[in-house]
């Protein structure tokens, strides 16, 4: 100097004039002052929660769904961090839907002789030829053809034999573990696919801010049919009220235990449902410093308050910085932690490879 890899930052600023919204203070009639006002993804709605409502909770079994190497982190996760193993890359690094193929079922098109209880097309040998027999080493087909390479042996060959590699099993060492290394024994192999059905292990209520709540108003505290239940005690003339027992119902289904409701469940007809306020922004919050940790993260201390609209405010003009500016991608709607996708321009750090010079 060129080409790459990884991790980030920013994506306007200051002041002035006018306009809009919220909060606080003041005023009491209508107005004044201060402070603040759309993102790194606000997007997607893909995961996980906080919060709200629905009488349910524990244990077991079945069904359905999700996750899938080991360890850690977190409110939690299928997220993130670190490690192990596989694949790719010269490398820095990237990536994995990473348990089980002897529990069972299923699939592997076409080509090829044969695609898994799989085989002889060309070829080699017996043999000069036909027939017959032997071979699976060489060649061909294919994504994949009953381990690889070398030597010996053989009529020609073949783990047939041997050495090395690979594989399986056992032991020792290291590691929390996934695993790794070493040694020994064994000719060891009926392949691949589970992102095919399946098996194994672990986990799992539903609905959602249009959740839900308060106040005022309005209406028909409506009508009909069926099933189960209506025990006991007290008050009371009775109607009825209070306590209590059973049946029934209760977040996939069933069983058991406990609990709740005080009547429960099913079907049909018909009526009302308007307005205002709350939920609504102080949060598993942010910033800085020190400590622990490889890291994600966490502990302690100090400081800060940073939109809550309600059909939708956060704007317009001027100036400056910048090569260029509301210029890329793009607009909050209960809130938060992630993941994914889009992104003009500007900037930083570390590492890898190549070339040249010293």
């Nucleotide at each position: 100097c060129c080409a790459g890899a990884u991790a980030a930052u920013u994506g306007g600023a200051u002041u002035g004039u006018c306009g809009c919204u919220a909060u606080u203070a003041g005023u009491a009639u209508u107005u004044u002052a201060a402070u603040a006002g759309a993102g790194g993804a606000a997007a997607g709605u893909c995961c996980g929660g906080g919060c709200u409502c629905c009488a349910u909770a524990a244990a077991g079994a079945c069904a359905c769904a999700g996750u899938g190497c080991c360890a850690g982190u977190u409110a939690a996760c299928u997220g993130c961090u670190g490690g192990c193993g596989g694949a790719g890359g010269u490398g820095a690094c990237u990536u994995c839907a990473g348990g089980g193929a002897u529990a069972g079922u299923g699939c592997c098109a076409c080509a090829g002789a044969a695609a898994a209880u799989a085989a002889a097309c060309c070829g080699c040998c017996u043999u000069a030829u036909c027939a017959a027999g032997g071979c699976a080493a060489g060649g061909g087909u294919g994504a994949a053809a009953c381990g690889g390479c070398g030597a010996g042996g053989u009529a020609a060959g073949a783990g047939c034999u041997c050495a090395c590699c690979g594989g399986u099993u056992u032991u020792u060492u290291g590691g929390u573990a996934a695993c790794a290394a070493a040694a020994a024994a064994c000719g060891c192999a009926c392949g691949g696919c589970a992102a095919a059905c399946c098996c194994c292990a672990c986990u799992g209520g539903g609905a959602g801010c249009a959740a839900g709540g308060u106040u005022a108003a309005a209406u028909a505290g409506a009508g009909a049919a069926g099933a189960c239940a209506u025990u006991g005690u007290g008050u009371g003339c009775a109607a009825a009220c209070a306590c209590u027992a059973a049946a029934a119902a209760c977040a996939g289904u069933c069983u058991u235990u406990a609990g709740u409701u005080a009547g429960u469940c099913u079907u049909c007809u018909g009526g009302g449902u308007u307005a205002a306020c709350c939920g609504c922004u102080u949060g598993a919050g942010c910033u800085u410093a020190a400590g622990u940790g490889u890291g994600a993260a966490u502990u302690u201390a100090a400081g800060c308050c940073u939109a809550g609209a309600g059909a939708a405010a956060u704007g317009a003009c001027a100036u400056c910085u910048u090569c260029a500016a509301u210029g890329a991608c793009a607009g909050a709607a209960c809130c938060c932690g992630g993941c994914u996708u889009a992104u003009a321009g500007a900037u930083u750090a570390u590492c890898u490879g190549g070339c040249a010079c010293u």

Model confidence (mean pLDDT): 75 of 100.
Bacterial RNase P class A from Pelagibacterales bacterium MED-G43, 358 nucleotides, folded computationally.
It is recorded under the gene name rnpB.
Its Rfam family is "Bacterial RNase P class A". The family's RNA type in Rfam is ribozyme.
The RNAcentral record of the sequence draws on ENA.
Lineage of the source: Bacteria > Pseudomonadati > Pseudomonadota > Alphaproteobacteria > Candidatus Pelagibacterales.